[in-house]
Annotation: The prediction has a mean pLDDT of 88. Small-subunit ribosomal RNA, central domain from a metagenome, 347 nucleotides, folded computationally.
Context: one part of a larger RNA
RNA sequence: UUGGGCGUAAAGGGCGCGUAGGCGGCUUGGCAAGCUUGGUGUUAAAAACAACGGCUUAACCGUUGGUAAGCACUGGGAACUGCCUGGCUAGAGGUCUGGAGGGGGAGCUGGAAUUCCAGGUGUAGGGGUGAAAUCCGUAGAUAUCUGGAAGAACACCGGUGGCGAAGGCGAGCUCCUGGCCGGAAACUGACGCUGAGGCGCGAAAGCGUGGGGAGCGAACAGGAUUAGAUACCCUGGUAGUCCACGCUGUAAACGAUGUGCACUAGGUGUCUGUCUGUAGAGGAUGGGUGCCGUAGCAAACGCGUUAAGUGCACCGCCUGGGGAGUAUGCUCGCAAGGGUGAAACUC
Numbered sequence: 001u002u003g004g005g006c007g008u009a010a011a012g013g014g015c016g017c018g019u020a021g022g023c024g025g026c027u028u029g030g031c032a033a034g035c036u037u038g039g040u041g042u043u044a045a046a047a048a049c050a051a052c053g054g055c056u057u058a059a060c061c062g063u064u065g066g067u068a069a070g071c072a073c074u075g076g077g078a079a080c081u082g083c084c085u086g087g088c089u090a091g092a093g094g095u096c097u098g099g100a101g102g103g104g105g106a107g108c109u110g111g112a113a114u115u116c117c118a119g120g121u122g123u124a125g126g127g128g129u130g131a132a133a134u135c136c137g138u139a140g141a142u143a144u145c146u147g148g149a150a151g152a153a154c155a156c157c158g159g160u161g162g163c164g165a166a167g168g169c170g171a172g173c174u175c176c177u178g179g180c181c182g183g184a185a186a187c188u189g190a191c192g193c194u195g196a197g198g199c200g201c202g203a204a205a206g207c208g209u210g211g212g213g214a215g216c217g218a219a220c221a222g223g224a225u226u227a228g229a230u231a232c233c234c235u236g237g238u239a240g241u242c243c244a245c246g247c248u249g250u251a252a253a254c255g256a257u258g259u260g261c262a263c264u265a266g267g268u269g270u271c272u273g274u275c276u277g278u279a280g281a282g283g284a285u286g287g288g289u290g291c292c293g294u295a296g297c298a299a300a301c302g303c304g305u306u307a308a309g310u311g312c313a314c315c316g317c318c319u320g321g322g323g324a325g326u327a328u329g330c331u332c333g334c335a336a337g338g339g340u341g342a343a344a345c346u347c
Base pairs, nucleotide, nucleotide: 004318005317006316007301008300012315014201015200016199017198021194022193023192025088026087027086029084030083031082033081034080035077036076037075038074039073040072041071042070049065050064051063052062053061054060091191092188093187096183097182098181099180103177104176105175106174107173108172109171110154114150115149116148117147118146119145120144121143125136126135162169163168206247207246208245209244210243211242215241216240220236221235222234223233258314259313260312261311262310263309266292267291268290269289270288271287272286273285274284275283276282296303297302320347321346322345329340330339331338332337
């Protein structure tokens, strides 16, 4: 370079916003850069090709002929791409109106439970396990009642349910705020899609400073188990888990399935709009979310209008296993470490 791929075989970036770039709806007129068609010039010789000829043939040599592509100049064409210009409304967007929602941030409040503290009742056990023991308890535990304190999480509702770009989001109320969907006419007039770099967001664990610390609980200690038991089980328990601010930037960040648009049988459930209705089940039409399934696809499993079908646009990524996500360099980070990322060698 040509070609093949990325659900599970190697391969979709964790997710978004967006720069350059790539690609881009219907139509009028123009230009002629791409495109196309002629002409002229050039494209050295040799070589190559064709015909003929010369060395006995061949290799070799000679004569003649011809072509292409490329480039330059020049004439013509205008369908497509491009550029300029005018118009359009089917893409896109904003206005109006209605709707659902654990979407985000801040503040306030609540009850159940747990632990602890104080007090009352009360007495010998409690706890724990496969069985035990460590452990707690006559200095009165466990149980039970009253009062108080603290922190964390919000049972039922709860759903194959909702929202969010992803990570993720679940008590109630208030304030601030993002997105989404439906409806009706009117408005702008291609304003669009994708997106290398870049910027932002990004579970858990971890890190820094300061708080907080009920429960749980790496490490750690003890008790068991066991041949051993640096484990699984039990009793304790520090970081942490929680809050504020800052950092880290990873994951089976998964639908292991990039984003957008168009097209291609149906059936059934559910969430949420609109219209209609015998306005009680129904019907029609949008937008989500599940299941089954046709064509088709697929190595199979399976996917199947939420595609893994059929196409287009753009990005990312793959190229045998190990070595290795290692070494090195660069770069980011307080560190832990992250990003980028080989080779020798070996099978």